Predicted 3D model of a 72-nucleotide RNA (transfer RNA) from an Oscillospiraceae bacterium. Its mean pLDDT, the model's own confidence on a scale to 100, is 81. The sequence was found in a public genome assembly. Rfam family: tRNA. Rfam's curators write: Transfer RNA (tRNA) molecules are approximately 80 nucleotides in length.
Formats: sequence, C1' cells, structure tokens
RNA sequence: AGGGGCGUGGUGUAAUUGGUAACAUGACGGUCUCCAAAACCGUUGUUCAGGGUUCGAGUCCCUACGCCCCUG
Repeated sequence: AGGGGCGUGGUGUAAUUGGUAACAUGACGGUCUCCAAAACCGUUGUUCAGGGUUCGAGUCCCUACGCCCCUG
C1' cells in the first nucleotide's frame, strides 16, 4: 500500500427479512441475619464517530477512527 472481518451498558454477550435495544454480571438501595456471605426484591446505565437511504436504522449505503487477520 491492497483485501477481508469486527466495534452494542463498567464487563461478557443477544437482538429473526429494517419495526418497543434485551439477558447475565457489576454498582447502588432494600428485605433477611447478632454481623457478614448467600438468597430474594427494586433501581441504575448501552448501539465507536459523522453523513445518506427510509414512515422507521444496532441492522442497508458512504466516509473517518480503532482493533484483528491475510497479501506484497
């Protein structure tokens, strides 16, 4: 330099042919306990960035950034 893949809560992952962004864990609060752990209940927080298409984009298209792989 060229080609391909990936990017979603703090972390690990889902999301069907484009139609309410979800689960586990964590954090915080509560119940329970002599105290703590465990268990149970509740709360919290997310689509890498910009633009386009569409009634509607995590999903499709373009560009940029980061990571990984391949070729030279």